[in-house]
RNA sequence: GGUCGAUUAGCUCAGUUGGUAGAGCGCCUUUUUGACGUAAAGGAGGUCGUCAGUUCGAGCCUGGCAUCGACCA
Numbered sequence: 001g002g003u004c005g006a007u008u009a010g011c012u013c014a015g016u017u018g019g020u021a022g023a024g025c026g027c028c029u030u031u032u033u034g035a036c037g038u039a040a041a042g043g044a045g046g047u048c049g050u051c052a053g054u055u056c057g058a059g060c061c062u063g064g065c066a067u068c069g070a071c072c073a
Base pairs, nucleotide, nucleotide: 001072002071003070004069005068006067007066010025011024012023013022019056027043028042029041030040031039049065050064051063052062053061
């Protein structure tokens, strides 16, 4: 230098054919307990890496850039 893949909640990851962003774990509150833990109920937490483009509408499609990884040279 080239090709490919990844980037979504604190962490690990889903997200179907473009149409209101989710799960598990963690965190907070309440109940349960003498207390902790377990269990149950509820809740908070997101500029979907970034900048543009297409579209009535983008996490999803297109292009640039950034970071990480694999391969080729």

This is a predicted structure of a 73-nucleotide RNA (transfer RNA) from a Patescibacteria group bacterium. It matches the Rfam family "tRNA". Rfam classes the family as a transfer RNA. Its family is annotated with triplet codon-amino acid adaptor activity in the Gene Ontology. The RNAcentral record of the sequence draws on ENA and MGnify. Taxonomically the source falls in Bacteria candidate phyla (Bacteria). RNAcentral records the identical sequence in 2 taxa.